This is a predicted structure of a 389-nucleotide part of an RNA (large-subunit ribosomal RNA, domain III) from Paenibacillus durus ATCC 35681.

Context: one part of a larger RNA
């Protein structure tokens, strides 16, 4: 320079009360304002205790501060089923032997890793100051172990198991349109509370549900079935392939969203609503109505199912089947067992990446109403905020 610029989105605050040494800034109440395909909710990465409770105010907080993502202390993350591992493989990595190379090392077979891909068994409600598909309640499912009754088999007329092997399957693109269904939403009806100078009427507001599992049904889609033969599938095969015959165009089979019943004499539910104790508390404990019809309707689902197109759209395991083979026991309700890691909190942000409590950046899912073609736009719900002078 200068008590100057600045104090980081122009979404906006005001009043009262409380606490306190101290209040524009903390807390509560009543209004006002802002977002609402977000400035709400879930979740991955990343962060790593920032979460909750009590206390504090030196410093951090662009002012203040009784407050905080700050300081101190104490507490908090509970799983057979969620995510990962004890399963599988992709690009790619490593790589026994091997090949190459002055050394270092490079490449690579068998193999072994490698996931937001494949496979795989739990839902609803309640509860805490802080966790919950994890705790609790109710109702399930999966794998394995060991069995009662009973059944099958025991020396080949062999019950059962079964490949690191064969086959099937898993198994896949994009576009388009039509249909079924559901979530959701709206209206009427129904229930409750409030309103009501007396009764009634009226009006306003709020609510108007519930999963997995099990049983039944089955929109729709796909698909010929049986027998015989057989030289291919590196051995074998009753499997697959190939050939023939018979019967057949709809029966059977497979997949499948949903619906109905049950689950549920349960849960939830607007609303009603205590006692005790005052140092504190509770809208807590407890009680608990209605729950039907119609309309609309998805970007979700049936399902890459169908049709079309060309650029022609992973692999492996689980799974099914076939034998090779193993074998004297096997199946079987109750019953029992179920390992390791993650789980708090933020997560379009003051907690991540940007030196900052930074107008920047940050994968995925849900995403209501009125008007509207619409996730545009405007105003709102739930919910969250008024951007720390």
């Nucleotide at each position: 320079g200068a008590g100057u610029a600045a104090c980081g989105a122009a979404a906006a605050g005001a009043u009262c009360a409380g606490u306190g040494a101290g209040a524009a800034u903390c807390u509560g109440a009543u209004c006002c304002g802002c977002c609402g395909a977000a400035a709400g909710c879930c979740c991955a990465a990343g962060g790593u205790u920032u979460c909750c409770u009590g206390a504090g105010g030196a410093a951090g907080g662009c002012u203040c501060g009784u407050c905080c993502g700050c300081u101190c202390a104490g507490g908090g993350u509970c799983a057979g089923u969620c995510g990962g591992g004890a399963c599988c493989u992709a690009a790619g990595g490593c790589g026994a032997g091997g090949c190459c190379g002055a050394c270092a090392g490079g490449c690579g077979u068998a193999g072994u890793c490698g996931a937001a891909g494949g496979a795989c068994a739990a839902c609803a409600g309640g509860u805490u100051g802080a966790u919950a598909u994890u705790c609790c309640u109710g109702u399930a499912c999966c794998a394995c172990c060991a069995u009662a009754a009973u059944c099958c088999g025991u020396u080949a007329u062999g019950a059962g198991c079964a490949a690191u092997g064969g086959g099937g399957g898993g198994a896949c693109g994009c576009a388009g349109g039509a249909g079924g269904g559901u979530a959701g939403u709206g209206a009427c009806g129904c229930g409750g509370a409030c309103u009501g100078a007396u009764g009634g009427a009226u009006g306003u507001c709020c609510g108007u549900c519930c999963a997995a599992g099990c049983a039944g049904u089955g929109a729709g889609g796909c698909u010929g079935a049986u027998g015989c033969g057989u030289a291919g599938g590196c051995a074998a095969a009753u499997c697959c392939g190939c050939g023939c015959a018979u019967c057949g165009u709809a029966a059977g089979g497979c997949c499948a969203g949903g619906c109905u019943g049950u689950g549920a004499u349960g849960g939830g539910g607007a609303g009603c609503g205590a006692a005790a104790a005052c140092u504190a508390u509770a809208g807590u404990a407890g009680c608990g109505a209605a729950g039907g019809u119609c309309a609309u309707g998805a970007u979700c689902u049936c399902a890459c199912a169908c049709u079309g197109c060309c650029a022609a759209g992973a692999a492996a395991a689980g799974c099914c089947u076939c034998u090779a083979g193993c074998c004297a026991g096997g199946a079987g309700a109750a019953g029992g067992u179920g390992c390791c890691c993650g789980u708090a909190c933020c997560g379009c942000a003051a907690a991540c990446c940007g030196a900052c409590a930074c107008a920047g950046g940050u994968a995925g899912g849900c995403g209501a109403g009125a008007a509207g073609a619409g996730a545009a736009u405007u105003c709102u719900a739930a919910g969250g905020c008024g951007c720390g002078c």

It matches the Rfam family "Bacterial large subunit ribosomal RNA". Taxonomically the source falls in Paenibacillus durus (Bacteria, Bacilli, Paenibacillaceae, Paenibacillus).